Model confidence (mean pLDDT): 83 of 100. This is a predicted structure of a 108-nucleotide RNA (SAM riboswitch aptamer (S box leader)) from Peribacillus cavernae.

RNA sequence: UUCUUAUCAAGAGAGGCGGAGGGACUGGCCCUGUGAAGCCCGGCAACCUUCAAACAAUCGUUUGAAAAGGUGCCAAAUCCUGCAAAGUGAUACUUUGCGAGAUAAGUG
Numbered sequence: 001u002u003c004u005u006a007u008c009a010a011g012a013g014a015g016g017c018g019g020a021g022g023g024a025c026u027g028g029c030c031c032u033g034u035g036a037a038g039c040c041c042g043g044c045a046a047c048c049u050u051c052a053a054a055c056a057a058u059c060g061u062u063u064g065a066a067a068a069g070g071u072g073c074c075a076a077a078u079c080c081u082g083c084a085a086a087g088u089g090a091u092a093c094u095u096u097g098c099g100a101g102a103u104a105a106g107u108g
Stems, first nucleotide, its partner, number of pairs: 001108001003106006013041001015040003021031003025082001027080002042074003047070002049066007078100001083097006
């Protein structure tokens, strides 16, 4: 980096270093010296993982528990939005689908 599958309205510090930026991108709207990014510690969750039970001929599936290991995550719904459709009096609002993105596991 390709493709596949699953998930994305919950959850997570008033700590230390650090010093100006950050929220993927577009357009918005926000966060930030009452300190951004980044690093460390801390925490959350439970995809992989481990254990138990049930079912299944096997592969495995479901449910429950754990959190030592591999990842991930810790403002706002993936902050909203971008393409299409439907509804309502509406260039506005709502809903649905698609796309884009993120993460995990697998895969060429």

Rfam family: SAM riboswitch aptamer (S box leader). Rfam's curators write: The SAM riboswitch is found upstream of a number of genes which code for proteins involved in methionine or cysteine biosynthesis in Gram-positive bacteria. Taxonomically the source falls in Peribacillus (Bacteria, Bacillota, Caryophanales, Bacillaceae).